[in-house]
Context: one part of a larger RNA
Molecule: small-subunit ribosomal RNA, 3' major domain
Organism: uncultured bacterium
RNA sequence: UGACGGGGGCCCGCACAAGCGGUGGAGCAUGUGGUUUAAUUCGACGAUACGCGAGGAACCUUACCAGGGCUUGACAUCCACUGGAACCGCAUCGAAAGGUGCGGGCCGCUUGCGGCCGGUGGACAGGUGCUGCAUGGCUGUCGUCAGCUCGUGCUGUGAAGUGUUGGGUUAAGUCCCGCAACGAGCGCAACCCCUGCCGUCUGUUACCAGCAUUUAGGAUGGGGACUCAGAUGGAACUGCCGGUGACAAACCGGAGGAAGGUGGGGACGACGUCAAGUCAUCAUGGCCCUUACGUCCUGGGCUACACACGUGCUACAAUGGCCGGUACAGAGCGCAGCGAAUCCGGAAGGAGGAGCGAAUCGCAAAAAGCCGGUCUCAGUACGGACUGGAGUCUGCAACCCGACUCCACGAAGUUGGAAUCGCUAGUAAUCUCGCAUCAGAACGGCGAGGUGAAUACGUUCCCGGGCCU
Numbered sequence: 001u002g003a004c005g006g007g008g009g010c011c012c013g014c015a016c017a018a019g020c021g022g023u024g025g026a027g028c029a030u031g032u033g034g035u036u037u038a039a040u041u042c043g044a045c046g047a048u049a050c051g052c053g054a055g056g057a058a059c060c061u062u063a064c065c066a067g068g069g070c071u072u073g074a075c076a077u078c079c080a081c082u083g084g085a086a087c088c089g090c091a092u093c094g095a096a097a098g099g100u101g102c103g104g105g106c107c108g109c110u111u112g113c114g115g116c117c118g119g120u121g122g123a124c125a126g127g128u129g130c131u132g133c134a135u136g137g138c139u140g141u142c143g144u145c146a147g148c149u150c151g152u153g154c155u156g157u158g159a160a161g162u163g164u165u166g167g168g169u170u171a172a173g174u175c176c177c178g179c180a181a182c183g184a185g186c187g188c189a190a191c192c193c194c195u196g197c198c199g200u201c202u203g204u205u206a207c208c209a210g211c212a213u214u215u216a217g218g219a220u221g222g223g224g225a226c227u228c229a230g231a232u233g234g235a236a237c238u239g240c241c242g243g244u245g246a247c248a249a250a251c252c253g254g255a256g257g258a259a260g261g262u263g264g265g266g267a268c269g270a271c272g273u274c275a276a277g278u279c280a281u282c283a284u285g286g287c288c289c290u291u292a293c294g295u296c297c298u299g300g301g302c303u304a305c306a307c308a309c310g311u312g313c314u315a316c317a318a319u320g321g322c323c324g325g326u327a328c329a330g331a332g333c334g335c336a337g338c339g340a341a342u343c344c345g346g347a348a349g350g351a352g353g354a355g356c357g358a359a360u361c362g363c364a365a366a367a368a369g370c371c372g373g374u375c376u377c378a379g380u381a382c383g384g385a386c387u388g389g390a391g392u393c394u395g396c397a398a399c400c401c402g403a404c405u406c407c408a409c410g411a412a413g414u415u416g417g418a419a420u421c422g423c424u425a426g427u428a429a430u431c432u433c434g435c436a437u438c439a440g441a442a443c444g445g446c447g448a449g450g451u452g453a454a455u456a457c458g459u460u461c462c463c464g465g466g467c468c469u
Base pairs, nucleotide, nucleotide: 007469008468009467010466011465012464013463015459016458019423020422021421022420023419026314027313028312029311030310031309032308033307034305035304042053043052064300065299066298067297068296069295070294073124077123078122079121080120081119082118083117084116087104088103089102090101091100092099093098106115107114108113109112126289127288129287130286131285135283136282137278138277139276140274142272147186148185149184150183151182152181153162154161155160166177167176168175192266193265194264195263197234198233199232200231201230202229203228207223211221212220213219237260240254241253242252243251244250316416320375321374322373323372324371325370326369332363333362334361337356338355342351343350344349382413387408388407389406390405391404392403393402429451430450431449432448433447434446435445
């Protein structure tokens, strides 16, 4: 000077408390440990690994294993010699890769060179091989916490201190006052984006708003009002009033206002910490392999299963299940695409192809909701695992190992021990919809809207953090 204390003071945070819903029990999905295996590729390991790298493992991916092949190589540049255009087709062995054989087939010109391809030889390629304790870059975390520093001056022999402490105040080292300090930088805040209100401009979305027509559908004429779309402005600043306060900063209440006291949300993460994570995104030092630790192919594996844990989904039912009818979104996506009407099928789906590069057409039905009916507390008309059968779709191919449909089968489960998690408002809970990846394959991820709560006395205690001592 720090760090630490079951030392003290002050103060924060879903940290506790108050409350709502979960996890821990069941079945399944998924990740991990372990075990197994020819291989079950590798990494990630308290918080900060475990639906994580994976925004999508049938082949490919793929890094693993077995077997079959290739070596100047699947890929780059160059040199020497040599042969031929490239390339196409056929035969044959083969699982393919690959091997062998045969046939067809050139251009430019400075006539031997060049283009392109192959062979031989040589430089070299290649390595998801090792080291994240050699590194760059990127990232997690403390933590959106309010801190971390510097120049000059002053103090101290010095390390260093002061400033940054103190009195108030704030979400904030935010601001005010004081002070041997005076200033300044990185952080805070603001500037950026979305959202909430209003105006202006533009109107092939919207509107009988006021007309006219109407096959009654904004469908048509027409309109620039409204909704909306997008561009550009305005609006909020403790500005105004009252109170408290050191006459300060500020706090409390009020008015007006669509909105108040950072309106709500996002982007944004100081000096640093964890030799934190990543050599498998990429880059890169060193080391190592070079007829193989490179590379191609077929098949298998990453999907194994006595177990154990994490994260989820579906339930255990009546605020519910089932059947019929009937409303109301937002954000997206679409040409190797979205695919309507209509027809076929009980369904997945098939036929069909209108329209649409999309405020114009399509995906599309939103679901919970509301109305009516039924079930009457039962392992059930709850629950849907598992299994048998029949199918659909994608794809060269669904055996290992896809999703979906239908019939049959109907398991565990009657609210879950110790323990433990999330959330303070359009939040939790609940209900659907879309997108990325993607041929196909989400209960995961990312986004969108619908319905829409309860509670917070308080800071003693648990956890993390800030300031002073």